[in-house]
């Protein structure tokens, strides 16, 4: 340099172009406990990497850019 894949919450991730982007772990509060842990309940946390385009509607499709990975040279 070229090709392909990936980017969503602090971490791991789900979501056929269509309802308020959903879960697990973590975190916070409460219940429980002699105190913790475990368990249970509730809560917090998202510009879906960025900018444009297509569409009535984009996390999803298209272009460019940024970052990461793999292969080739």
């Nucleotide at each position: 340099g070229c090709a392909c894949c990936c980017g969503u919450a602090g971490c791991u991730u789900a979501a056929u172009g269509g309802a308020u982007a959903g879960a697990g772990c973590a975190c916070u509060a409460g219940a429980u406990u002699g105190c913790g842990g475990a368990u249970c309940u509730a809560g917090c946390g998202g510009u879906u990497g960025g900018c444009a385009g297509u569409u009535c509607g984009a996390g999803u499709c298209u272009g460019c850019c940024c970052g990461g990975g793999u292969g080739c040279g």